RNA sequence: GCCCUCGUAGCAUAAUGGAUAAUGCAACGGACUUCUAAUCCGUAGAUUGCAGGUUCGAGUCCUGCCGAGGGUG
Repeated sequence: GCCCUCGUAGCAUAAUGGAUAAUGCAACGGACUUCUAAUCCGUAGAUUGCAGGUUCGAGUCCUGCCGAGGGUG
């Protein structure tokens, strides 16, 4: 240089082109406990890497960048 895969909350992952983006862990508040842990209940946290395009509608499809990993010369 070329080819392939991936990028979603602090972390790990979901999400047939139909919308309110879901779950677990973590965080925070509460219950329980002498206290802590465990357990239970609740709360908040995402402009889905960036910029365009297609579409009535995009996390999802297309293009270009950026980043990570792999293959190849």